Predicted 3D model of a 388-nucleotide RNA (Bacterial RNase P class A) from a Bryobacteraceae bacterium. Of the family's consensus pairs, 94% are formed in the model. The source organism's lineage runs through Bacteria, Pseudomonadati, Acidobacteriota, Terriglobia and Bryobacteraceae.

RNA sequence: CUUGACGGACGGACAGUCGCUCGCGUUUUCCUUGCAAGGGGUGCGCGGGAGGAAAGUCCGGUCUCCACAGGGCAACAUGCCGGCUAACGGCCGGGGGGACUCGCUCAAAGCGGGUUUUACGGAAAGUGCCACAGAAAAUAUACCGCCUUCGGGACUUCCCGGAGGUAAGGGUGAAAAGGUGCGGCAAGAGCGCACCGCGGCUCCGGUAACGGACGCCGGCAGGGCAAACCCCAUGCGGAGCAAGACCAAAUAGGGGAGGAGGAGCUGCCCGCUCCGUUCACACUUCCGGGUAGGUCGCUGGAGCCGGAGAGAGAUCUCCGGCCAAGAGGAAUGAUUGUCGCUCUUCGCAAGGAGAGUACAGAAACCGGCUUAUAGUCCGGCAGGCUCG
Numbered sequence: 001c002u003u004g005a006c007g008g009a010c011g012g013a014c015a016g017u018c019g020c021u022c023g024c025g026u027u028u029u030c031c032u033u034g035c036a037a038g039g040g041g042u043g044c045g046c047g048g049g050a051g052g053a054a055a056g057u058c059c060g061g062u063c064u065c066c067a068c069a070g071g072g073c074a075a076c077a078u079g080c081c082g083g084c085u086a087a088c089g090g091c092c093g094g095g096g097g098g099a100c101u102c103g104c105u106c107a108a109a110g111c112g113g114g115u116u117u118u119a120c121g122g123a124a125a126g127u128g129c130c131a132c133a134g135a136a137a138a139u140a141u142a143c144c145g146c147c148u149u150c151g152g153g154a155c156u157u158c159c160c161g162g163a164g165g166u167a168a169g170g171g172u173g174a175a176a177a178g179g180u181g182c183g184g185c186a187a188g189a190g191c192g193c194a195c196c197g198c199g200g201c202u203c204c205g206g207u208a209a210c211g212g213a214c215g216c217c218g219g220c221a222g223g224g225c226a227a228a229c230c231c232c233a234u235g236c237g238g239a240g241c242a243a244g245a246c247c248a249a250a251u252a253g254g255g256g257a258g259g260a261g262g263a264g265c266u267g268c269c270c271g272c273u274c275c276g277u278u279c280a281c282a283c284u285u286c287c288g289g290g291u292a293g294g295u296c297g298c299u300g301g302a303g304c305c306g307g308a309g310a311g312a313g314a315u316c317u318c319c320g321g322c323c324a325a326g327a328g329g330a331a332u333g334a335u336u337g338u339c340g341c342u343c344u345u346c347g348c349a350a351g352g353a354g355a356g357u358a359c360a361g362a363a364a365c366c367g368g369c370u371u372a373u374a375g376u377c378c379g380g381c382a383g384g385c386u387c388g
Base pairs, nucleotide, nucleotide: 001384002383003382004381006379007378008377009376010375012339013338014337015336016335017334018333020049021048022047023046024045025044026043028041029040030039031038032037051359055370056369058368059367060366061365062364063240064239065238066237076235077234078233079232080094081093082092083091084090095120096118097117098116099115100114101113102112103111104110121231122230126229127228128225129224130223143170144169145166146165147164148163149162150161151160152159153158178196179195180194181193182192183191197220198218199217200216201215202213203212204211205210244296245295246294247293254287255286256285257284258283261275262274263273264272265271303322304321305320306319307318308317309316310315340357341356342355343354344353345352346351
């Protein structure tokens, strides 16, 4: 310099025209009304108007309603240790394990460093499973081989068959019953011993997970899988802003009171028609539940920005400043110009032309996780090339 995966930050700018929504001010008009005042519509002006994920709705909370004496089971979730947080299955730091790489080393092993990753309680409670290959995948029913013995053949060594011993060798496999060596044995075997490994005890370091060690004890235990059932520990009542609260029309029901008249032709009188005139059902009036509709919940909050401090970090504390969508069949849009960025192409160059500019879009709110994302920048790591 370049390429790759990873982590982090950003993710278009300005102006014009026509629109949408919310708030404030104002104009005009309509409605309610005795006034005051309130509400709806129209026009104008000013101001606010999507995101890093607003997404998936996976996890945790705030808030609201319902349920609830106390205890337990089931179901579900989580699972090394410490810390952060309102809380979490999230985050930070650490421990153990894995992968890659570098250094020491002739090399291997080993030790140390770096990057990265990890659902990482229990396999000695029980049950179950372990493809293919292989004799055998866990109570070793021994395939080949090795050894002993018996019978037969051959007749110095060999071959065939039967009975037994053997997990050292071969071969299979992801995995074969601790490894190397010496002894031992008929051949073998932790059968015995030394070293390494393993388990336990003790001691030391660490809050802990865990690490280390002089030593002592144990021949050594049953290979793996719990993201199989299961066991242990911990947590967990349910539904969700269409939660829920308030105001409340017409019509039809419900209840109370009054009630002999009421309605129409018809503005009034007469008249006529209809309903009703005992209980009461006409009619009048009041109350109550619910619907349409309206209001609240609704956005000032575990808030944002800047600075200082504590801490290794997640995070916390203090000081100063700021208010930044709030719709409800649901606004946040369309278009034009200039510029920016990327790619292609023309050109010696300056520059010109063309194309592209992602993923996506609030709906009570907040903290996370996961997924999508054109392009740009930064960081460490790894590979390649070049120069000294």

The prediction has a mean pLDDT of 76. Its Rfam family is "Bacterial RNase P class A". Its family is annotated with ribonuclease P activity, dimeric ribonuclease P complex and tRNA processing in the Gene Ontology.